Context: one part of a larger RNA
RNA sequence: GCCUACGAGUUAUUCCAUAUUAGCAAGGUUAAGUUCUUCAGGAACAGGAGCCGUAGCGAAAGCGAGUCUGACAAGGGCGAAGAGUUAGUAUGGAUAGACGCGAAACCUAGUGAUCUACCCUUGGCCAGAAUGAAGUCUCCGUAACAGGAGAUGGAGGUUCGAACUAGUAUCCGUUGAAAAGGAUUUGGAUGAGCUGAGGGUAGGGGUGAAAGGCUAAUCAAACUGGGAGAUAGCUCGUACUCCCCGAAAUGUCUUUAGGGACAGCCUCAGUAUAGCUUCAUGGAGGUAGAGCGACUGAUAGGAUGCGAGGGCUUCAUCGCCUAUCAAUUCCUGACAAACUCCGAAUGCCGUGAAGUGUUUACUGGGAGUGAGUCGCCGGGUGCUAAUGUCCGGUGGCGAGAGGGUAAUAGCCCAGACCAACAGUUAAGGCCCUUGAACGUGACCUAAGUUUAAAGAACGAAGUGAUGUCGCAGAGACAGCUAGGAUGUUAGCUUGGAAGCAGCUAAUCAUUUAAAGAGUGCGUAACAGCUCACUAGUCGAGCGGCGUUGCGUGGAUAAUAAACGGGAAUCAAGGUCACUGCCGAAGCUAUGGACUCUGAGAAGAGUGGUAGGGGAGCAUUCCGGUCGGCGUAGAAGGUGAUACGUAAGUAUUGCUGGAGCGUCCGGAAAAGAAGAUGUAGGC
Numbered sequence: 001g002c003c004u005a006c007g008a009g010u011u012a013u014u015c016c017a018u019a020u021u022a023g024c025a026a027g028g029u030u031a032a033g034u035u036c037u038u039c040a041g042g043a044a045c046a047g048g049a050g051c052c053g054u055a056g057c058g059a060a061a062g063c064g065a066g067u068c069u070g071a072c073a074a075g076g077g078c079g080a081a082g083a084g085u086u087a088g089u090a091u092g093g094a095u096a097g098a099c100g101c102g103a104a105a106c107c108u109a110g111u112g113a114u115c116u117a118c119c120c121u122u123g124g125c126c127a128g129a130a131u132g133a134a135g136u137c138u139c140c141g142u143a144a145c146a147g148g149a150g151a152u153g154g155a156g157g158u159u160c161g162a163a164c165u166a167g168u169a170u171c172c173g174u175u176g177a178a179a180a181g182g183a184u185u186u187g188g189a190u191g192a193g194c195u196g197a198g199g200g201u202a203g204g205g206g207u208g209a210a211a212g213g214c215u216a217a218u219c220a221a222a223c224u225g226g227g228a229g230a231u232a233g234c235u236c237g238u239a240c241u242c243c244c245c246g247a248a249a250u251g252u253c254u255u256u257a258g259g260g261a262c263a264g265c266c267u268c269a270g271u272a273u274a275g276c277u278u279c280a281u282g283g284a285g286g287u288a289g290a291g292c293g294a295c296u297g298a299u300a301g302g303a304u305g306c307g308a309g310g311g312c313u314u315c316a317u318c319g320c321c322u323a324u325c326a327a328u329u330c331c332u333g334a335c336a337a338a339c340u341c342c343g344a345a346u347g348c349c350g351u352g353a354a355g356u357g358u359u360u361a362c363u364g365g366g367a368g369u370g371a372g373u374c375g376c377c378g379g380g381u382g383c384u385a386a387u388g389u390c391c392g393g394u395g396g397c398g399a400g401a402g403g404g405u406a407a408u409a410g411c412c413c414a415g416a417c418c419a420a421c422a423g424u425u426a427a428g429g430c431c432c433u434u435g436a437a438c439g440u441g442a443c444c445u446a447a448g449u450u451u452a453a454a455g456a457a458c459g460a461a462g463u464g465a466u467g468u469c470g471c472a473g474a475g476a477c478a479g480c481u482a483g484g485a486u487g488u489u490a491g492c493u494u495g496g497a498a499g500c501a502g503c504u505a506a507u508c509a510u511u512u513a514a515a516g517a518g519u520g521c522g523u524a525a526c527a528g529c530u531c532a533c534u535a536g537u538c539g540a541g542c543g544g545c546g547u548u549g550c551g552u553g554g555a556u557a558a559u560a561a562a563c564g565g566g567a568a569u570c571a572a573g574g575u576c577a578c579u580g581c582c583g584a585a586g587c588u589a590u591g592g593a594c595u596c597u598g599a600g601a602a603g604a605g606u607g608g609u610a611g612g613g614g615a616g617c618a619u620u621c622c623g624g625u626c627g628g629c630g631u632a633g634a635a636g637g638u639g640a641u642a643c644g645u646a647a648g649u650a651u652u653g654c655u656g657g658a659g660c661g662u663c664c665g666g667a668a669a670a671g672a673a674g675a676u677g678u679a680g681g682c
Base pairs, nucleotide, nucleotide: 001682002681003680004679005678006677011096012095013094015093016092017091018090019089020088021087022086023085024084027052028051029050033045034044035043036042037041056063057062066078067077068076069075099237100236102234106227107226108225109224110223111222117201118200119199120198121197122196123195124194125193126191128160129159130158131156135152136151137150138149139148140147164188165187166186169184170183171182172181203219205215206214207213240616241615242614243613244612245611250263251262252261253260254259264369265368266366267365268364269363270362271361272360274359275356276355277354278353279352280351281350282349283348289342290340291339296336297335300332301331302330303329307325308324309322310321311320312319372397373396374395375394376393377392378391379390380389381388402413403412404411417592418591419590422588423587424586428582429581430580431566432565433564437579439578440577441576442575443574444573450568451567458553459552462550463549464548465547466546467545468544469543470542471541479537480536481535482534483533485510486509487508490504491503492502516531520529521528593606594605595604596603597602617671619668620667621666622665623664624663626661628660629659636655637654638653639652640651641650642649643648
């Protein structure tokens, strides 16, 4: 893991509530008991004790269709205008273990020191080797001691190292050979040593050279029986079918936050008659926007410049000045969730009409939910960060399958009763993968840009479109040839300044086809090269500035790895227009089933978790029934066929070898795939 069996809402109560069925009804009903018959149980008789109802109000005395409060004949509270009761059934509740399994723990009474800790008593054990304390002896030495040397001696929680004991390091072992071992290595090894036997200390107790260690493979409180089915707001599991409806993840409170109570939302029954949509119309309101010469605040630039500061002046005043601040007023501009002179759209509340057709409200029974989540819109918070967080509105998912998006709960399309090899569309697509035009017409792009994520500021003779201003057969633009001069080295400055360090002057004049008191390079300064400008040559378009389409650089993240891939360039890319086709469980058509409304005809509907309601199937037993079936073959097993929406049922072959069923009712140890379920088997 599989198979087989077992395995979870039960039972009790003169208990409570609601619904329903039946009896009787202003009444309803017996309990204990007796008799009869029976395995269980049932029937009959008597029994009215008691209980509920028929009257309430008040704390009570009490009064009574009223009563209490009260001074009251007021007001107010609770009542009064009749339906109950007994039994069965169903559902929910209460009390019990109360759907099942599951703690860690607590208490109580006992059992344990054959393991291990410590202690007591009595025994046992420690090869061999090394070192050489005290003491003693001899000699030296001292006045005598002291002291020294050599022997002897044999001390020590001394040394090395077996047995023994311990368990340091590494490897192996890890469903082991072993629920702690093996190999190599290592500590101690005359000691606080090791060890045998007997005995002692017991559970909040012991023992502990102390690690919360050990106390029988169990220890921050042993084990066994009992209280005991402890408790578990927690986890897991909870067994046949079909049909109807179908949530919530919110508010308030909570020693409350993963639990509850009440409300909200679902369902069932009853009662009532509303509800919703569109249009018209009447309202309330201060959001979006806007505005501020309408307030409160905030606010940029300019003009004006009260006043202040600073400076000058004076003995003091007066007065004068200002690269400062700045009231008021004026011009221009602009801001606000807690500003408003203004002010929508929606939404909300009425009224009327039309449409829809129970969608609405109330009463009562039963719930579940009270962890939500994503997209879009309006906001707070955060960084106008987050698959962030908190509100409001809305649509999804949750509880929703199908098609699209490569894949992908929440996006786009669209809501699956069933069947079939029908049609037609949505989103999205139509080169191949892959169903459907390498469709048609016209442009753009050369970057594989692009072809289903998004790319900025800024930069560039990429290229298309368009606007505008110039030049041009009296010859433009580009190229080539030639000129580009003179007063003059302008003046000043300077060591020098000559077109070209710097300063001044509008910067003149001459000769000219044209040539600046000079565009750049250059020199110490000149020189030199060049430009502007002009002529010739050439022969047709050239140049400046905008707007815009598509591209380009900017462009850095770990696979070629962000077209799904192949691949694609007058596209299979982009823009505009057009036609056809494909494409879903949508819609239509055909056949069928069920639910609701309805007299019918017919119409509307049938996704679904938690959950509510309805109708059934099967199993075991009991009462009746079919004067049922069965050795001419029951149940069971294993195949086949038929029927039913399904749970299932019927017939039949083989097997099996003795019991079993139909129908009407009743009662339950009444349905398994799950619980790290229990037992057995494989």